[in-house]
Context: one part of a larger RNA
RNA sequence: UGACGGAAGGGCACCACCAGGAGUGGAGCCUGCGGCUUAAUUUGACCCAACACGGGGAAACUCACCAGGUCCAGACAUAGUUAGGAUUGACAGAUUGAGAGCUCUUCCUUGAUUCUAUGGGUGGUGGUGCAUGGCCGUUCUUAGUAGGUGGAGUGAUUUGUCUGGUUAAUUCCGUUAACGAACGAGACCUUAACCUGCUAAAUAGUUACACAAUUCUCGAAUUGUGGGCAACUUCUUAGAGGGACUUUCGGUGUUUAACCGAAGGAAGUUUGAGGCAAUAACAGGUCUGUGAUGCCCUUAGAUGUUCUGGGCCGCACGCGCGCUACAAUGACGACAGCAACGAGUUUACAACCUGCCCCGAAAGGGGUGGGUAAUCUUUUGAAAUGUCGUCGUGCUGGGGAUAGAUCUUUGUAAUUUUCGAUCUUGAACGAGGAAUUCCUAGUAAGCGCGAUUCAUCACAUCGCGUUGAUUACGUCCCUGCCCUUUGUACA
Numbered sequence: 001u002g003a004c005g006g007a008a009g010g011g012c013a014c015c016a017c018c019a020g021g022a023g024u025g026g027a028g029c030c031u032g033c034g035g036c037u038u039a040a041u042u043u044g045a046c047c048c049a050a051c052a053c054g055g056g057g058a059a060a061c062u063c064a065c066c067a068g069g070u071c072c073a074g075a076c077a078u079a080g081u082u083a084g085g086a087u088u089g090a091c092a093g094a095u096u097g098a099g100a101g102c103u104c105u106u107c108c109u110u111g112a113u114u115c116u117a118u119g120g121g122u123g124g125u126g127g128u129g130c131a132u133g134g135c136c137g138u139u140c141u142u143a144g145u146a147g148g149u150g151g152a153g154u155g156a157u158u159u160g161u162c163u164g165g166u167u168a169a170u171u172c173c174g175u176u177a178a179c180g181a182a183c184g185a186g187a188c189c190u191u192a193a194c195c196u197g198c199u200a201a202a203u204a205g206u207u208a209c210a211c212a213a214u215u216c217u218c219g220a221a222u223u224g225u226g227g228g229c230a231a232c233u234u235c236u237u238a239g240a241g242g243g244a245c246u247u248u249c250g251g252u253g254u255u256u257a258a259c260c261g262a263a264g265g266a267a268g269u270u271u272g273a274g275g276c277a278a279u280a281a282c283a284g285g286u287c288u289g290u291g292a293u294g295c296c297c298u299u300a301g302a303u304g305u306u307c308u309g310g311g312c313c314g315c316a317c318g319c320g321c322g323c324u325a326c327a328a329u330g331a332c333g334a335c336a337g338c339a340a341c342g343a344g345u346u347u348a349c350a351a352c353c354u355g356c357c358c359c360g361a362a363a364g365g366g367g368u369g370g371g372u373a374a375u376c377u378u379u380u381g382a383a384a385u386g387u388c389g390u391c392g393u394g395c396u397g398g399g400g401a402u403a404g405a406u407c408u409u410u411g412u413a414a415u416u417u418u419c420g421a422u423c424u425u426g427a428a429c430g431a432g433g434a435a436u437u438c439c440u441a442g443u444a445a446g447c448g449c450g451a452u453u454c455a456u457c458a459c460a461u462c463g464c465g466u467u468g469a470u471u472a473c474g475u476c477c478c479u480g481c482c483c484u485u486u487g488u489a490c491a
Stems, first nucleotide, its partner, number of pairs: 001491002003488003007485007016475002020439005027324003031320004035315002043054002065310005071304001076119005086113001089108001092105003123298002126296003132292001134286003137282003144183002148179002150159003162174001164173002188275005194242002198239004204233004209226007245268001247263006326432001330391007343377002352371008398429001403424005445467008
């Protein structure tokens, strides 16, 4: 100087607690992990920092695993064989999962591309992440970290980097053997909020105008339609800008930094939410992202590559993330009515998002159109929600697992049922022990929608809006983190 203390004192955090909310843990199912089983059930990762993670929703491919079958894509060099032929390909039959001349029988074909041996390459989702790069994660979301000159000390080192107040903050005020600066924090970037001020818009609208319908107090109002013939930019879109700086006032406070309350304001928790993010590390993860890569292994009966089939889905069991529920604040039926973020057809044809019409109970099918998109799908008329009925607390009209039958769609292929639809069947579950997770405002929770993956397939993930609480606005008791002091036989 660190590390540690069942040492002391401060400070901080819903990955801590308190006050609460939603839960999870119990049930059924989905999915990941272990175990067991298996030809194989490929594999990585195992406290936070593995386990709906590998963007990992695997029918083939993927694919690494298993049972088998082909091929060489063995560069190049040297030495052979060799035009009196190095070698290549093949009908049929046998063989084979196979219309693989794979091999065999049989004979044709080809013509220096190859074949044999050695050296040496190449390939490898083979090994090693404890040989590495790069990237990521974590320590670590806290406030921390280094150097120059000066001071102290023989020196390692220390001071700067602090008694105190304050802040989200080593943020500031102030103190001061330190001074003046640097990285990080902040500033910055993105996004959400405001602008009746500027620039505009037949890919956005509004108001006029014209026409039609309805109601009518005969003035008009509401609704719909129309157009390169009018005006405008409030709404919409997006450029340039502005706007908040804790502004003003009152308290508290060294009357400093700042904090509290009120006012004004679209906005006063760092305005909300993200991004970026120091120094030092970890033998954290990844050689299965890479034509990044050392070494080792293998390299033609291949660990290369491709084809067929299987597996990754297997089920006495244990654990984790979730979905659906246990109903009446509900289920079912009818009607009403309101979003935002997206996305969408070629790389040679077809493939994408799909409106409308017809057929069909539905899933879906046929026809005809629009869209390479503020133009069409799409005003995405979403769900929860609201109104009116039925049900009446009964494992019930709650719940929808498990099965049986039928139909459709994707795909070469659906059996171990891809998904979807219809009819029937109608299990557990009557609110979940010990434990434990997340969370402070448009937040939690409920609700759906879009995208990613995608031929097909979400109970996943990432976004988006809609409805919208209760309870703190604190503490250091538990769990941890930071600083100071102290002890140590540890480094």
Predicted 3D model of a 491-nucleotide part of an RNA (small-subunit ribosomal RNA, 3' major domain) from a metagenome. It matches the Rfam family "Eukaryotic small subunit ribosomal RNA". The family has 90 seed sequences and 75,755 matches in Rfam 15.1. Rfam links the family to the GO terms structural constituent of ribosome and ribosome. The prediction has a mean pLDDT of 80.